This is a predicted structure of a 351-nucleotide part of an RNA (small-subunit ribosomal RNA, central domain) from an uncultured prokaryote.
The RNAcentral record of the full RNA draws on ENA.

[in-house]
Context: one part of a larger RNA
């Protein structure tokens, strides 16, 4: 390389948009690049194969033939692929009307709770634990009532509920804004799929500048525990957590450990959104269609576990990735970054 694979054994990029490329529905005509057939030329010799012959045989050697899967030219074929032209509507998209949603951004508002401050009541404890102590408190704590400040998060609703490409999104109101779904028509007419590079988004932690700082809390300090205790438990507590920036970083068990798109292949049941229909025509029940989210399960698949119309089944297209364990996701070099580091990525050696 040909292969064989990628839920859990090595292996799906964290996710999207999209360039090149690859690939692509259906009709008719045309072309003849691919494809197929014929012809001609060429395809050195040696070698290989076949036949005959020469050394007494053989090895070896000679003569002739074949083959030489290839290339070029030429003559045809036109189903398929490609090109060109022409249509089509099922793929894709647009318009119209609906309802659903923690989808995103900004501004404003609200109540509960914690903490702190002020004032009132009130007195000796409070707090904390397995038990304690550090700690707070007669300079009046804890408890309780009233008032105020400030920051962060939004109980119940809440649901194998919803939305989003993923990360993720949960108080309320307003403004701006993306996507999906359903219904019935009309329109465009293959405009599609995938996607190396590239570009963008990307939890938490971390970094830069400036704010903010209630609670929580790495580090740190103290108290315990213990043989020790650089821990688990307790009392404190700083970064951080929060906000702003066209800020940076770019990683996670970024998981469904399952790439994207399309088609096909028994069912049952629950639930969310929308539509149609029967009945009552009131809630609602039943039947049915589409789109999602779950559970169970047949065929099939699987090493098994399990998956099973939301496939890990059956196929097609394209991309990514794997190739024994360790060394090592390391060294070196490159690229990126303020740094932390990220990314790309070996070998010796060893089993």
């Nucleotide at each position: 390389c040909u292969g064989g694979g990628c839920g859990u054994a090595a292996a799906g990029c964290g996710c999207g948009c999209g360039u090149a490329g690859g690939u692509g529905g259906u009709u008719u005509g045309u072309u003849a690049a691919g494809u197929c057939a014929g012809a001609u030329g060429u395809g050195a010799a040696a070698g290989u194969c076949c036949a005959c012959g020469g050394c007494u045989c053989a090895a070896c050697c000679g003569u002739g033939g074949a083959a030489g899967u290839g290339c070029a030219u030429u003559u045809g074929a036109a189903a398929c692929u490609g090109g060109c032209a022409u249509g089509c509507u099922u793929g894709a998209g647009u318009a119209u009307g609906g309802g659903a949603g923690a989808g995103g951004a900004a501004a404003g508002u609200g109540g509960a709770a914690u903490u702190c401050c002020c004032g009132g009541u009130g007195u000796a404890g409070a707090g904390g634990u397995g038990a304690a102590a550090u700690u707070c408190g007669u300079a009046g704590a804890u408890a309780u009532c009233g008032g105020g400040a400030g920051g962060a998060a939004c109980a119940c609703c809440a649901g194998u509920g919803g939305c989003g490409a993923a990360g993720g999104c949960g108080a309320c109101u307003u403004u701006c804004u993306g996507g999906a779904c359903c219904a019935a028509u009309a329109c465009u007419g293959a405009c599609g799929c995938u996607g190396a590079g590239g570009c963008g988004c990307g939890a938490a932690a971390g970094c830069g500048u400036g704010g903010g700082g209630a609670g929580c809390a790495a580090a740190c300090a103290g108290g315990a525990u213990u043989a020790g205790a650089u821990a688990c438990c307790c009392u404190g507590g700083u970064a951080g957590u929060c906000c702003a920036c066209a800020g940076c970083u770019g990683u996670a068990a970024a998981c469904g450990a399952u790439g994207u798109a399309c088609a096909c292949u028994a069912g049952g049941u629950g639930u969310u959104g929308g539509g149609g229909g029967u009945g009552u025509u009131g809630a609602c029940c039943c039947c049915u269609c589409c789109a999602g989210c779950g559970c169970c399960g047949c065929a099939g698949c699987u090493a098994a576990c399990g998956c099973a119309u939301u496939a890990a089944g059956u196929g097609u297209a394209c991309c990514g990735c794997c190739u024994g364990g360790g060394g090592a996701g390391u060294a070196c070099g490159g690229u990126c970054g303020c740094a932390a580091g990220a990314u790309u990525a070996a070998a010796a050696c060893u089993c």